[in-house]
Predicted 3D model of a 349-nucleotide part of an RNA (large-subunit ribosomal RNA, domain IV) from Hericium coralloides. Its mean pLDDT, the model's own confidence on a scale to 100, is 82. Taxonomically the source falls in Hericium (Eukaryota, Agaricomycotina, Agaricomycetes, Hericiaceae).
Context: one part of a larger RNA
C1' cells in the first nucleotide's frame, strides 16, 4: 500500500444523480390500533404503549388418597374440608446478582402523497424484471360441422372423438361511471336494374388458290355485326373497422371578454372528462403549500392551436425488488476522520 472484518468522541444526509452502502427494526406475551374501502381473514405484524432473568412466600388450575353433608335403584352423583404426589403454567406483592436478563445465533425499519399498471403471475440464458407481454373480464367478425382456421404436393392429421354457454382470429384489459359526432375517403359486407369487355364463340364480306363448262364447294389470309364470367363502374349499409373531428369578420353604456349575430368551407366540426401531464417548443408558466433557500413534489388555474373517449377517457380500495417526493427513527454516507484484527503485495533489514 490494497482488500475483508470491526469500533469511532459530538452532530446526524450537512455526503450524493438519488440515504447506493451501512445500520435501526426483528422473538413471545398483554393492551391498543387512523384515514380510506370493492365492507374482505382488507387496511393491519398498521401505529404506538408495556412487560420478559433468578430467589422462596401465598393463591389457583390437574391428579390420588381419606373424612363431612346431601339424594339414593346401595352402582353412584353433587357439597365442603384436609393430606400427599407428579409436571408444569399463570397471578399477586417481595428480595438477589451483573456492564448486558427475549443477554448468544436467527429474526419486519415505520409512514405520508403523486404518477404507472387491477391484482399472482411471464419476460430479452450472459449489461434491460419493466410502466413491456399475459391476465380474468368487455367487445367486433367468420363458422351449422364433410364448420371458418391450421398444415400439407396429395392422401391424410389438428381442431374434436367437440357442436355456437362451442371453436378460430382481432383489439381492449378487474370491478366502478362513460364511451360523443362524422360512412365524403379507405376497408368490409350487401344488392344486381344498368354499362364497357377478356378468353371464346361467329352471321356476313374481301383477297388468293384447288376443284369445276357454269352455278358453287372446300382451304389459307384479312376484316367483321352479334353472343360473351368475375373483378370494377353503379346503389346501400357498417368505427369497441383504418381513419377524422375548421377558417375569416363582428359584436353588450370605461377598458377586458364575447352569451350572440354574418359568410366561407366540409362526411362531420372535439361532445363529456382531463389538464405545464410519463402529453414537443415557448417553460424554472402564474398562485398556494412544503424548506433558511426548491429546474423538485403536492394543490389549483388553463387555447393543450401537438389531451381526448375500448390505439379508450376519469377517479379509485387492495397489490408492487416499478418510478418520483417528504416525515420519524437509525447510522462513519458525510463534517473529518482515527484505530484493531486478518489476507495479500512491495520496500529495507
Nucleotide at each position: 500500500a490494497a482488500g475483508u472484518u470491526g469500533u469511532u468522541a459530538a452532530g446526524g444526509a450537512a455526503c450524493u444523480c438519488g440515504g447506493c452502502a451501512a445500520g435501526u427494526u426483528c422473538u413471545c406475551c398483554u393492551c391498543a390500533u387512523a384515514a380510506g374501502u370493492u365492507u374482505g381473514a382488507c387496511a393491519a405484524u398498521a401505529a404506538g404503549a408495556g412487560g420478559a432473568a433468578c430467589c422462596a412466600u401465598u393463591a389457583a388450575u390437574a391428579a390420588u388418597a381419606a373424612u363431612u353433608u346431601u339424594a339414593g335403584c346401595c352402582a353412584u352423583a353433587a357439597u365442603a374440608u384436609u393430606a400427599u404426589u407428579u409436571a408444569a403454567u399463570u397471578a399477586a406483592a417481595g428480595g438477589u446478582a451483573u456492564a448486558a436478563u427475549a443477554a448468544a445465533a436467527u429474526c419486519g425499519g415505520a409512514g405520508g402523497c403523486c404518477c404507472c399498471g387491477a391484482c399472482u403471475g411471464u419476460u430479452u440464458a450472459c449489461u434491460a424484471a419493466a410502466a413491456a407481454c399475459a391476465c380474468a373480464a368487455u367487445u367486433c367478425a367468420g363458422a351449422g360441422c364433410a364448420a371458418u382456421g391450421a398444415u400439407u404436393a396429395a392422401u391424410a392429421u389438428c381442431a374434436u372423438a367437440g357442436u355456437a354457454u362451442u371453436c378460430u382470429g382481432g383489439a381492449u384489459g378487474a370491478a366502478a361511471u362513460u364511451u360523443g359526432c362524422c360512412c365524403a375517403a379507405u376497408g368490409c359486407c350487401a344488392u344486381u336494374a344498368a354499362u364497357a369487355u377478356a378468353a371464346g364463340a361467329g352471321a356476313g364480306g374481301u383477297a388468293a388458290u384447288a376443284g369445276g363448262u357454269a352455278a358453287c364447294u372446300g382451304u389459307u389470309a384479312c376484316u367483321a355485326a352479334u353472343c360473351g364470367a368475375a373483378a370494377g363502374u353503379c346503389u346501400g349499409g357498417u368505427u369497441a373497422a383504418u381513419a377524422g373531428c375548421g377558417g375569416u369578420c363582428u359584436u353588450a353604456a370605461c377598458u377586458a371578454u364575447g352569451a350572440g349575430g354574418a359568410u366561407c368551407c366540409a362526411a362531420a366540426g372535439g361532445u363529456a372528462g382531463c389538464a405545464a401531464a410519463a402529453u414537443a417548443a415557448a417553460u424554472u408558466g402564474g398562485c398556494c403549500a412544503u424548506u433558511a433557500a426548491a429546474u423538485g413534489u403536492g394543490g389549483u388555474c388553463u387555447u393543450g392551436u401537438a389531451u381526448c373517449a375500448a390505439u379508450a377517457a376519469u377517479g379509485u380500495a387492495a397489490c408492487g425488488a416499478u418510478g418520483g417526493u417528504c416525515u420519524c427513527a437509525c447510522u462513519g454516507u458525510c463534517u473529518c476522520u482515527a484505530c484493531a484484527a486478518c489476507u495479500u503485495g512491495c520496500u529495507c533489514a